[in-house]
RNA sequence: GCUGAAAUAGCUCAAUUGGUAGAGCAUCUGAAUCGUAAUCAGGAGGUUGCGGGUUCGAUUCCUGCUUUCAGCA
Repeated sequence: GCUGAAAUAGCUCAAUUGGUAGAGCAUCUGAAUCGUAAUCAGGAGGUUGCGGGUUCGAUUCCUGCUUUCAGCA
């Protein structure tokens, strides 16, 4: 330099022929226990990497940029 992939909660990851953004772990509260852990119930936590476009509506489609990974040279 060329090609491809990825970017979503603190972390690891889901989420379709475009239609209310979820799970596990972690965190907080409560239950239970003489007490702690495990366990059970509940809560909170997101400008879906940053812009632009298409659309009534974009995590999703198109496009530019940034970062990371893989391959080729």